[in-house]
Context: one part of a larger RNA
Molecule: small-subunit ribosomal RNA, central domain
Organism: uncultured bacterium
């Protein structure tokens, strides 16, 4: 090299988009590049293999063949695959008409709370706790009422409901955008599928600059708890959370399950289209029949758990990754980052 894996044992890049590259839908014709045949010529000799001879046998030497699966060239084959050419429409798109949605970006705009201020009312405790303290409070707190302010979040509706590639999106209202299902028909005519590199996107935390800062809080104080308490509890509190820009680029970025087609019982929900029957005309009731989303479950698969047309079942295409445990996602080196660190990634040595 030939392998066997990747839900939970090692192993799916956190998602997309896309180069190069692999693969790639139906038929005609046509070449003859892979492919298949025959002849030459050519694969050196010994060696291995057969079949013989010779040393008393045998190793040994020795004769002949055989093979040397290759390569070169002529001629033929033409089912596959490649190349050309021309049709085609079942992949794929695009057009018309509807749908549903927290899908995205800005702007504006509401109301319920928590906090502070400013008035009134009122008085002596409040607040916290397992129990206290710390703290607040007669300089008038807490409690109510009425005003103002300023920020961050959108109760109910809320649903194993819905959009989104993934992250991740829930007040209203408008504008500006992307995606996607459905029906019926015309168009285009394979325009497809993966995708190494390479771009974009990408929870929180964190970072630079400037603003904000209601609450909630890492750090840190104080007060308790304990033997001790760098802590669980309480009283305070700064970064941070928010906002605009502009870096990080990582998570148990999980369905721990790459994408993309194709087949392979069936039942029960509930979301969104459609057609069609009934019909007390309801925002009803059934049936049929798309798309997406659960529970269950035959075959089958699994080491078992399970999984089961949203497959972990039966194949076909790609592309990532695995190769005992620790050392170790570390040194080293490179690129990348303001930084924290990210990404590529050994080794000795030891079970």
């Nucleotide at each position: 090299c030939u392998g066997g894996g990747c839900g939970u044992a090692a192993a799916g890049c956190g998602c997309a988009c896309g180069u190069a590259g692999g693969u790639g839908g139906a038929u005609a014709u046509u070449u003859a590049a892979g492919u298949c045949g025959u002849a030459u010529g050519u694969g050196a000799a010994a060696g291995c293999c057969c079949c013989g001879g010779g040393c008393u046998c045998a190793a040994c030497c020795u004769g002949g063949g055989a093979a040397c699966u290759g390569c070169a060239u002529a001629c033929g084959a033409u089912a596959c695959u490649g190349g050309a050419u021309g049709u085609c429409u079942a992949g794929a798109g695009u057009a018309u008409g509807g749908u549903a949605g927290a899908g995205g970006g800005a702007a504006g705009u509401g109301g319920a709370a928590u906090u502070u201020c400013c008035g009134g009312u009122g008085u002596a405790g409040c607040g916290g706790u397992g129990a206290a303290a710390u703290g607040c409070a007669u300089a008038g707190a807490u409690a109510u009422c009425g005003g103002a302010a300023g920020g961050a979040a959108c109760a109910u509706c809320a649903g194993u409901g819905g959009c989104g590639a993934a992250g991740g999106c829930g007040a209203c209202u408008u504008c500006c955008u992307g995606g996607a299902c459905c029906a019926a028909u015309a168009c285009u005519g394979a325009c497809a599928c993966u995708g190494a590199g390479g771009u974009g996107c990408g929870a929180a935390a964190g970072c630079g600059u400037g603003g904000g800062u209601a609450g909630c809080a890492a750090a840190c104080a104080g007060g308790a708890u304990u033997a001790g308490a760098u802590a669980c509890c309480c009283u305070g509190g700064u970064a941070g959370u928010c906002c605009a820009c502009g870096c990080c680029g990582u998570a148990a970025a999980c369905g721990a399950u790459g994408a993309g087609a194709a087949c392979u019982a069936g039942c029960c929900g509930a979301u969104u289209g459609g057609a069609g029957a009934c019909u007390a005309c309801g925002u009803g009731u059934c049936u049929c029949u798309g798309a997406g989303u659960g529970g269950c479950g035959c075959a089958g698969c699994u080491a078992a758990c399970g999984c089961g047309u949203u497959a972990a079942g039966u194949u076909c295409u790609u592309c990532g990754c695995c190769u005992g445990g620790g050392g170790a996602g570390u040194a080293c080196g490179g690129u990348c980052g303001c930084a924290a660190g990210a990404c590529u990634a050994a080794a000795a040595c030891u079970c």